[in-house]
RNA sequence: CAAGUAAACCGGACGACCGCCCUGAUUUAUUUCUGGGAGGAAAGUCCGAGCUCCACCGGGCAGGAUGCUGGAUAACGUCCAGGAGGGGUGACCCUACGGCAUAGUGCCACAGAAACAAACCGCCCGCUUCGGCGGGCAAGGGUGAAAUGGCGAGGUAAGAGCUCACCGGCGCGCCGGGUGACCGGCCGGCCGGGCAAACCCCAUCCGGAGCAAGACCAAAUAGGGGGAUCCUGGUGCCCGGCCUUUCCCCGGGUUGGUCGCACGACCCUCCCAGUAAUGGGAGGGCUAGAUAGAUGGUCGUCGUCCGCCUUCGGGCGGAUACAGAACUCGGCUUACAGGUUUACUUGGCCA
Numbered sequence: 001c002a003a004g005u006a007a008a009c010c011g012g013a014c015g016a017c018c019g020c021c022c023u024g025a026u027u028u029a030u031u032u033c034u035g036g037g038a039g040g041a042a043a044g045u046c047c048g049a050g051c052u053c054c055a056c057c058g059g060g061c062a063g064g065a066u067g068c069u070g071g072a073u074a075a076c077g078u079c080c081a082g083g084a085g086g087g088g089u090g091a092c093c094c095u096a097c098g099g100c101a102u103a104g105u106g107c108c109a110c111a112g113a114a115a116c117a118a119a120c121c122g123c124c125c126g127c128u129u130c131g132g133c134g135g136g137c138a139a140g141g142g143u144g145a146a147a148u149g150g151c152g153a154g155g156u157a158a159g160a161g162c163u164c165a166c167c168g169g170c171g172c173g174c175c176g177g178g179u180g181a182c183c184g185g186c187c188g189g190c191c192g193g194g195c196a197a198a199c200c201c202c203a204u205c206c207g208g209a210g211c212a213a214g215a216c217c218a219a220a221u222a223g224g225g226g227g228a229u230c231c232u233g234g235u236g237c238c239c240g241g242c243c244u245u246u247c248c249c250c251g252g253g254u255u256g257g258u259c260g261c262a263c264g265a266c267c268c269u270c271c272c273a274g275u276a277a278u279g280g281g282a283g284g285g286c287u288a289g290a291u292a293g294a295u296g297g298u299c300g301u302c303g304u305c306c307g308c309c310u311u312c313g314g315g316c317g318g319a320u321a322c323a324g325a326a327c328u329c330g331g332c333u334u335a336c337a338g339g340u341u342u343a344c345u346u347g348g349c350c351a
Base pairs, nucleotide, nucleotide: 001347002346003345004344005343006342007341008340009339010338012302013301014300015299016298017297018296020037021036022035024033025032039322043333044332046331047330048329049328050327051210052209053208054207056241057240058239059238060237061236063206064205065204066203067202068082069081070080071079072078083097084095085094086093087092098201099200104199105198106195107194108193120141121140122137123136124135125134126133127132149167150166152164153163154162168191169190170189172188173186174185175184176183177182214259215258216257217256224250225249226248227247228246233243234242266285267284268283269282270281271280272279273278303320304319305318306317307316308315309314
């Protein structure tokens, strides 16, 4: 210098004028003034929680989720560290990665004789009326994503893990290391596919609805009509305990305000423990709260990027992303003009 890998971050700045929402003062008067006013994703609403109501609890069934190991956490499908497998020259990246798929069931397109217990071509043996017939063979050919572990020797009528050596794989046993996933070694044994993001099995976890939750004030009202009543309701079904005395449907009225709702698993700095996620401590800070929904617009100067021109000073034109709170947090995923920083890898050149 070029190409990359992994993280972290910024994502316009300043000023003037005119507005909008909230807050605190103030005023006859939203009159005047002070202070505050979107994001890294506020998004998708995909997971997990807090909070609220269903009064509560136990068991079974059904249903759903997760799926290597250890740890973190309020919790998680998240995060950290590690193992195994795969990819890359490498930095590094990817993996639903439980079940030797001999618990059972199912599936394997097309091609092919055959996709589970296989004979199409071929090889070998016997018979033969010479057309074939009966049997043996998975070594060779051919099909396929996949055809019964590879290769050599023995063996045989021809063959075959049928036997043997080596290699590969698998599980059982023993020894050593590790908390563990797992790793290393040894001896003997075994070797006819694949698929569980197919059903299934195993282990662990899971009640429902949601801030339009819910509480209160005000207003309104026809205690109208129908139905069920020792039943009804309380988690989808069943059982048991327990609670409740009323519950359900139709019709009508009201549909304004306050709280919930901004102090919280909060933010910043530092220290300690830990490889890390994270935890503990000290000091400081208060940081949007609308309800049809405020957070905007115009102008000027500058920044950044692109294009054109250039007398190399600059000039002109254009662009300046993705997107926007609505009870609140922790994550994941997705979108994003342009830019910055750090660590590392590979290649080239120079000293």